[in-house]
Molecule: SAM riboswitch aptamer (S box leader)
Organism: Bacteroidales bacterium
């Protein structure tokens, strides 16, 4: 990188380095940024996907599953995945609204 499944309106920032961009792509908008962007390091924090522990459920067992604890492996710490469109469906004369999908990110599993 590929496939599958799940989640994505909640939550959580300081320091040092760096030196002009950043918010996934394209377009439009909007926003952040020399009162220092991306990125790197350290520390702190948030969350609870996996692993762990405890108490349950059904079960012959394997395995499945509910709740709680804790924080080992990841992840994350401006704004809803910043908003809309790049597809379809529904409602509406329209403006527009709603839903699904696609794309993306993260986790877990598989080859």
């Nucleotide at each position: 990188g590929a496939u599958u499944u799940a989640u994505u309106a909640a939550g959580a920032a300081g320091a040092g380095g760096g030196g002009a961009g950043a918010g996934a792509u394209u377009a439009g908008g909007c926003u952040c940024u020399g009162u220092g962007a991306a990125c790197c390091u350290c520390u702190a924090g948030c969350a609870a996907c996996c692993a762990u522990u405890u108490c349950g459920g059904a079960a012959a067992a394997a395995g499945c599953u509910g709740a709680a604890a804790a924080a080992g492996g990841u992840g994350c710490u401006a704004a809803a995945a910043c908003c809309u469109a790049a597809u379809c469906c529904c409602g509406g004369c329209a403006a527009c609204g709603g839903g699904a999908g696609a794309u993306a990110a993260u986790a877990a599993a598989u080859a």